[in-house]
Molecule: c-di-GMP-I-GGC riboswitch aptamer
RNA sequence: UCCCGAACGGGCAAACCUCGAGUGAUCGAGGGACGCAAAACCACGGGUCCUCAAGGACAGCCGGGUUACCGAAG
Numbered sequence: 001u002c003c004c005g006a007a008c009g010g011g012c013a014a015a016c017c018u019c020g021a022g023u024g025a026u027c028g029a030g031g032g033a034c035g036c037a038a039a040a041c042c043a044c045g046g047g048u049c050c051u052c053a054a055g056g057a058c059a060g061c062c063g064g065g066u067u068a069c070c071g072a073a074g
Stems, first nucleotide, its partner, number of pairs: 003074001004071002011036002016031006034060001040066003044063003047058004
């Protein structure tokens, strides 16, 4: 340093509730914790969802890319 994932410290926050934005998927804020070592970021491939359509949404669906805290055993 890489794989890897014990511990400590801290981190994020599903469902649900309230308020707000949106036709909608969904998103923002507050509460709340099911979980998470990338549950940080990027719609590039697949996928799902919304939309009459144009076009959108989801990174906590799976790959891929970029960056990153701690440091036992191996």